This is a predicted structure of a 1496-nucleotide RNA (small-subunit ribosomal RNA) from an uncultured bacterium. Rfam family: Bacterial small subunit ribosomal RNA. Gene Ontology terms of the family: ribosome and structural constituent of ribosome.
RNA sequence: AGGGUUUGAUUAUGGCUCAGAUUGAACGCUGGCGGCAGGCUUAACACAUGCAAGUCGAGCGAUGAAGAUACUGCUUGCAGUAUCGGAUUAGCGGCGGACGGGUGCGUAACACUUAGGAAUCUGCCUAGUAGUGGGGGACAACACGGGGAAACUCGUGCUAAUACCGCAUAAGACCUACGGGUGAAAGGGGGCUUUCGAGCUCUCGCUAUUAGAUGAGCCUAAGCAAGAUUAGCUAGUUGGUGGGGUAAGGGCCUACCAAGGCGACGAUCUUUAGCUGGUCUGAGAGGAUGAUCAGCCACACUGGGACUGAGACACGGCCCAGACUCCUACGGGAGGCAGCAGUGGGGAAUAUUGGACAAUGGGGGCAACCCUGAUCCAGCCAUGCCGCGUGUGUGAAGAAGGCCUUUUGGUUGUAAAGCACUUUAAGCAGGGAGGAAAGCUAGUAAGUUAAUACCUUAUUAGUGUGACGUUACCUGCAGAAUAAGCACCGGCUAACUCUGUGCCAGUAGCCGCGGUAAUACAGAGGGUGCGAGCGUUAAUCGGAAUUACUGGGCGUAAAGCGCGCGUAGGCGGUUAGAUCAGUCAGAUGUGAAAGCCCAGGGCUUAACCUUGGAACUGCAUCUGAUACUGUCUAACUAGAGUAUGGGAGAGGAAAGUAGAAUUCCAGGUGUAGCGGUGAAAUGCGUAGAGAUCUGGAAGAACACCGGUGGCGAAGGCGACUUACUGGACUGUAAUUGACGCUGAGGCACGAAAGCGUGGGGAGCGAACAGGAUUAGAUACCCUGGUAGUCCACGCCGUAAACGAUGAAUACUAGGUGUUGGGGGUCAAACCUCAGUGCCGCAGCAAACGCAAUAAGUAUUCCACCUGGGGAGUACGACCGCAAGGUUGAAACUCAAAGGAAUUGACGGGGGCCCGCACAAGCGGUGGAGCAUGUGGUUUAAUUCGAAGCAGCGCGAAGAACCUUACCAAAUCUUGACAUCCCUAUGACGUAAUGUGUAAUGCAUUAUUUCUUCGGACAUAGGUGACAGGUGGUGCAUGGUUGUCGUCAGCUCGUGUCGUGAGAUGUUGGGUUAAGUCCCGCAACGAGCGCAACCCUUAUCUUUAGUAACCAGCGGGUAAUGCCGGGGACUCUAGAGAGACUGCCGAGGACAACUCGGAGGAAGGCGGGGAUGACGUCAAAUCAUCAUGCCCCUUAUGAUUUGGGCUACACACGUGCUACAAUGGUAGUAACAGAGAGAGGCGAAACUGUGAAGUGGAGCAAACCUCAAAAAAGCUAUCCCAGUUCGGAUUGUAGUCUGCAACUCGACUACAUGAAGUUGGAAUCGCUAGUAAUCGCGAAUCAGAAUGUCGCGGUGAAUACGUUCCCGGGCCUUGUACACACCGCCCGUCACACCACGGGAGUUUAUGGCACCCAACGUCAGUGACCCAACAGAUUUAUCUGAGGGAGCUGCCUAAGGUGAAAUAGAUGACUGGGGUGAAGUCGUAACAAGGUAACC
Repeated sequence: AGGGUUUGAUUAUGGCUCAGAUUGAACGCUGGCGGCAGGCUUAACACAUGCAAGUCGAGCGAUGAAGAUACUGCUUGCAGUAUCGGAUUAGCGGCGGACGGGUGCGUAACACUUAGGAAUCUGCCUAGUAGUGGGGGACAACACGGGGAAACUCGUGCUAAUACCGCAUAAGACCUACGGGUGAAAGGGGGCUUUCGAGCUCUCGCUAUUAGAUGAGCCUAAGCAAGAUUAGCUAGUUGGUGGGGUAAGGGCCUACCAAGGCGACGAUCUUUAGCUGGUCUGAGAGGAUGAUCAGCCACACUGGGACUGAGACACGGCCCAGACUCCUACGGGAGGCAGCAGUGGGGAAUAUUGGACAAUGGGGGCAACCCUGAUCCAGCCAUGCCGCGUGUGUGAAGAAGGCCUUUUGGUUGUAAAGCACUUUAAGCAGGGAGGAAAGCUAGUAAGUUAAUACCUUAUUAGUGUGACGUUACCUGCAGAAUAAGCACCGGCUAACUCUGUGCCAGUAGCCGCGGUAAUACAGAGGGUGCGAGCGUUAAUCGGAAUUACUGGGCGUAAAGCGCGCGUAGGCGGUUAGAUCAGUCAGAUGUGAAAGCCCAGGGCUUAACCUUGGAACUGCAUCUGAUACUGUCUAACUAGAGUAUGGGAGAGGAAAGUAGAAUUCCAGGUGUAGCGGUGAAAUGCGUAGAGAUCUGGAAGAACACCGGUGGCGAAGGCGACUUACUGGACUGUAAUUGACGCUGAGGCACGAAAGCGUGGGGAGCGAACAGGAUUAGAUACCCUGGUAGUCCACGCCGUAAACGAUGAAUACUAGGUGUUGGGGGUCAAACCUCAGUGCCGCAGCAAACGCAAUAAGUAUUCCACCUGGGGAGUACGACCGCAAGGUUGAAACUCAAAGGAAUUGACGGGGGCCCGCACAAGCGGUGGAGCAUGUGGUUUAAUUCGAAGCAGCGCGAAGAACCUUACCAAAUCUUGACAUCCCUAUGACGUAAUGUGUAAUGCAUUAUUUCUUCGGACAUAGGUGACAGGUGGUGCAUGGUUGUCGUCAGCUCGUGUCGUGAGAUGUUGGGUUAAGUCCCGCAACGAGCGCAACCCUUAUCUUUAGUAACCAGCGGGUAAUGCCGGGGACUCUAGAGAGACUGCCGAGGACAACUCGGAGGAAGGCGGGGAUGACGUCAAAUCAUCAUGCCCCUUAUGAUUUGGGCUACACACGUGCUACAAUGGUAGUAACAGAGAGAGGCGAAACUGUGAAGUGGAGCAAACCUCAAAAAAGCUAUCCCAGUUCGGAUUGUAGUCUGCAACUCGACUACAUGAAGUUGGAAUCGCUAGUAAUCGCGAAUCAGAAUGUCGCGGUGAAUACGUUCCCGGGCCUUGUACACACCGCCCGUCACACCACGGGAGUUUAUGGCACCCAACGUCAGUGACCCAACAGAUUUAUCUGAGGGAGCUGCCUAAGGUGAAAUAGAUGACUGGGGUGAAGUCGUAACAAGGUAACC
């Protein structure tokens, strides 16, 4: 610090996701030790049991143990008595139970934080001052009696105090009317003295008061969640006066008066939440969080209340109400773990019913001491952080084993073993700090004092206190001994192979993986990472600049309100002065400690602990500065407005007027159609349409001008005239003097459609009707036609209301149009202001593009955006007559959705061009019969493959057996075939016979190796390695092939352009068969293709002539190059020549090239062939061959016989023969080329009607043979018919090949003589020696072509042309396609699942309001009943008063009840849309002009 993921690729936008850190965690696997921390996040759910707050006898009465002394009884160690002694403690009393400990329910507020403030209290503590005198009456305990199950309680009587109450005194205190008045106390212990009354002294207390410290209460400013789908809230409410109340200010309470107070700077309401120091993260700013530790607050079963007290409205106190639990004798009682342990429950989940007060601290006490689940320790838990260990060195035969393998080896791996060492930790044994200070005893000194008592302080000596604890630590002993796992290995992301599985099982954080070769699943080997842990899950921050203060955007990606006016608010021109609020600087206070950071120190180190510093970015106060902002004052004119002159304009609204056209009505003329369409029909018309003429009526809209011209804020505005009216522009520079800009709410305006009322209604025209089209056609087209469109008034308030671009101001190159002014000119030019367009620089932008009318550079203000879908939907609210509008979510779901540009592909887009592509022609196919192939069917089998073009006379250049792969039956198992090993034999083989369907066999006969003596070879038998497979996969492959296509294309290097994919080159103008060539050009070159080089053919020359040829010469024959010879010719086959737009003319750009011509055998690539670029189709082939993997191994291998591949209702392809006279038949003196031939071609001759047979000359071929060419020509005949056409089919008889022609061959002869009379829709080939037609040959082959491949003979017609069909090439355009149109994709319906809305209702909860009832309790009133202290009186065993109490009443009030509303949650028959779901239905709406342009 970034990465992955949208695409074929690119860029930007944008979401999702990952790598990091962290946690009070949990779960899975694993687990050696120690240190330091942490440990119910859920049910503030309920709690058994134990403990957690007591203490003081030096406050009091009472009790009076142990023990001591004395005496008595005597059993000599027991009992009793007395005096001491003082343990123990229930009660009264004091202090403390308001601290400590727990929890986070409530609380959005003075609760908390920071900084301040004034009207307060404060036990114990500290310092000071003044006192501590003298009396009184009770109540517990106790005793007796009573009630009750218990808890407990009642009555009578006795008693003490530091309990209670007066009196006295009053320095100071309080009150005051300034005269005065009011108000205290308690004693205890030690010592000394004592006349036993008491005194003195020390000390602990007590009272009053002053001050401090500590703690607490109150007030203020600012800060501190979310929601506006919560906008108004408030009657003690806001203020005042009087009174009350409190420790204290205050509506805190009350009476009266006034009508205020809060709120868009968010009141009220709802939801959520303890706050902070801090913690986690982050570069920071921030974001999240508030466990442990610390500060504050709140709470203590739920709700309410007060009492006591310095302090509480009180966790382990009280009263009442409620719920729950327990006890009960049913009458009544008891309880509160959110203290420490612990239990149940909940939950993914969180510990021991431990030890000790030794330390620190707290309460009480003079103290000793007691209490202390605070605390200190221990136990449990890898929950976290930190440290240590599980050995170290050496060791190559690179062991064995595992895994992989190309079978050579590689790897695990110095790893192990082996050898040599070490002993931390654990274990055993021994030793052993510190945490301890105090206290007590004895002494010394000082203070106090009369005192050497007492007490306090200091000091010395002694004594002495440890839960932890078998402590830390140290030493010794023995032995490598006791100690390694977890996750991952497709990319992100470090780490790869094998096996299994086969879209299954599974995986997955995202992209995704898995359908038979999975580095992605599972296992293994190996590797990588971390390591006593490792992974997963959950959560937070980060990455995320993805809420953007730092630090984003808004033309097209999400995003500018439809437009204006304007309130609040925000911002604001120039010059002075004042002020100092903002701003800046300094100082002071504060910002607790802990934490973070820095520097030291202590534990062996670290974590941890500790000391100091820094920091705490904040707030407050004081002082200072004055540039800027603010405020105030005074001015200015450049912003803004006013005045005045001028011209422009579809600006608005009202009234009136005109003409053209349409329709209708009336009339005339006139006759059969009109109208409409792609074509038609519906419709109108003989009752006279349409056409035409005349007249009239009505409504709506305003041709030409007319223009990226004008006006308006936008919507919008278009005939003419008139009056009314708004705004802009320009000239002058008179006037005001910042009056300005923007603008949340608010208020106006606002196309079309729509709504209401009333008019109007010509044309057009939703709905609707009819006619067409169509598979359908609720559409497009046609004929009609209602609302509406028009007017008036009132609503609606939305549009792709768009420049998809908010308003304002300033600045920033130019060029060129145009509108309206002004200056200028004779007219121009030119200058200037305001608009409106185009091009274009800088700049900006993802690109497209924008570019003075900015999307540039800046400023101000407003609106809006934050992934796609769900959804602009639901609910709520507001507006509306309604339609609907405005505001506006969530659940759920996806990993994308979207922008711009690029390359392709495609288009029922465009342009150019080509091709037997169409057209023009010729001949076919499709109809018949047959042949052949395929499908289908059949079959035991009908082997397999090929499937649009580019399968189908294809693999197959040839299935009777063989072939053969298929079927049936039979047989063999190291095998029919190959290599290796062992044993035996010497043959093997051939021929023949018998048997068997044959194979394998069986039986018989004949025949009988080489050798260097090692063996070789062959056969038989055996063992296992192996053979074998036309078994699977052509979607694992090689090779080969088809196709686009012999189409003209496909690329590269360097350069240049672009952020980039890419572009350029290769496009353009011409030209060509051609990316062929020329020219131009940011391109210049090059490669594979094209062409050429190769073969053949057409002409000539030359060379050479045999098996070819024969002109001339000669010979010969019945005849023939037959012979001598020749080398002229043909021919053969070698070498050459020739053709190159070379020449001429014209066109063209002076080019390329084209056209015409000459010459030439041939002319513009002369004809034909071979030759097939980059690539496409997962094209074809595992059955030519080769081959990976899988499968079979007495069979999926091998052999044999027979059968099948030849079946046959049918369908298709390719052919042959025909349908006849351009013909058939018969006869007859023609003319080729190219081939083949020895297991062959086979002549002559003879036989046969013939196929053939006999025969065997010649020929391994320019020699001989096949071999006859046929059509053609000539002659004759047939005479248009199912024929003298046609030959299928069938019968009989044959020939040939072959072991064998039954299934299942070809041919011959005779006989038979089917369909068929030129072929529907449709469709194929061909552009010249071509089509058509005629025959000949060859390969395969024993035999078996109508097929295939070749050969020559005869030999046409037509091409105007490129509109259309098909295919292709180039350029361009659109695209939502990229598996690329056989693409993509929409909606209803049907099915399954999911979440949500509505819903008659039902139910629960919440907070208010109103009323009823009202506990405890405070306060107030009353108090006839009751009462010790004080006062008075005298009738003194009493009375009266003061004062108090019970009781009663009133206000308030918790809980409870009732009522009407509100809000929230749950649920609900049914219902609505939405989402999701490999292969459902119907259509085809969108993307191309998407076939009716699309959209709002």